[in-house]
RNA sequence: CGCCGUUCUCAGGGCGGGGUGAAAUUCCCCACCGGCGGUAUGCGGGCAUGACCCGUAAGCCCGCGAGCGGCUUGAACCACAGGUUCAAGUGUCAGCAGAUCUGGUGAGAGGCCAGAGCCGACGGUUAAAGUCCGGAUGAAAGAGAACGUAC
Numbered sequence: 001c002g003c004c005g006u007u008c009u010c011a012g013g014g015c016g017g018g019g020u021g022a023a024a025u026u027c028c029c030c031a032c033c034g035g036c037g038g039u040a041u042g043c044g045g046g047c048a049u050g051a052c053c054c055g056u057a058a059g060c061c062c063g064c065g066a067g068c069g070g071c072u073u074g075a076a077c078c079a080c081a082g083g084u085u086c087a088a089g090u091g092u093c094a095g096c097a098g099a100u101c102u103g104g105u106g107a108g109a110g111g112c113c114a115g116a117g118c119c120g121a122c123g124g125u126u127a128a129a130g131u132c133c134g135g136a137u138g139a140a141a142g143a144g145a146a147c148g149u150a151c
Stems, first nucleotide, its partner, number of pairs: 002151001004148007016030004031131002033120002035064004042056005059118002068095001069093001070090009100116005122134003
């Protein structure tokens, strides 16, 4: 230093202006926001100058998380080959669990530059929500620290 174990800490941003209306931060016009790991033609640094190494860089490239759905089990109920509700469990169930193109540069672009687009769980609400309220002082992808021990 690597690996493993234990404990602890941390781990999400955003409706501002106008319009309509009895009512909208929910609709319409203009705006605003972008979790975690990976990748790297950008940026910074290094030297052994090489398609090299280190750091950093993607909402829509590859994955992951939460939530919703599905499935399983249990309980209660019903009009009982079945169904409904509630609870617990299950991330290899993986389901539109979302969404990118065009031009330029270049050996190479999904990532750079320019332009134009697109996406965003569930429940609630005088009116339909990525931005308000709620589950959530939760959970968690993961990040870091301390300690320990074998290899």
The RNA shown here (FMN riboswitch aptamer (RFN element)) has 151 nucleotides and comes from Tritonibacter litoralis. RNAcentral holds the sequence, with entries from Rfam. Of the family's consensus pairs, 97% are formed in the model.